Annotation:
Predicted 3D model of a 73-nucleotide RNA (transfer RNA) from an Armatimonadota bacterium. The sequence is in RNAcentral, with records from ENA. It matches the Rfam family "tRNA". Rfam classes the family as a transfer RNA. Taxonomically the source falls in Armatimonadota (Bacteria, Bacillati).

């Protein structure tokens, strides 16, 4: 230089083009306890790297870009 696969919450990860993008960890508030802890329980956390198109409708097809990584020259 080419060509694959990744990219979603603090961190691992999920989601046949169609409900409000969920889970689980970890933070938070409550119950628990005499005080931790072990168990429940409850809200909260999202520019789905980025910018464009397609489409009624995009996390998901398509372009382009950055960034990890993996392969060939």
């Nucleotide at each position: 230089g080419c060509c694959c696969u990744u990219g979603u919450a603090g961190c691992u990860c999920a989601a046949c083009g169609g409900a409000c993008a969920g889970a689980g960890c970890a933070g938070u508030c409550c119950c628990g306890u005499c005080c931790u802890a072990a168990g429940g329980g409850a809200a909260a956390g999202g520019u789905u790297g980025g910018a464009g198109g397609u489409u009624c409708a995009a996390u998901u097809c398509c372009u382009c870009u950055c960034a990890a990584g993996g392969g060939c020259g």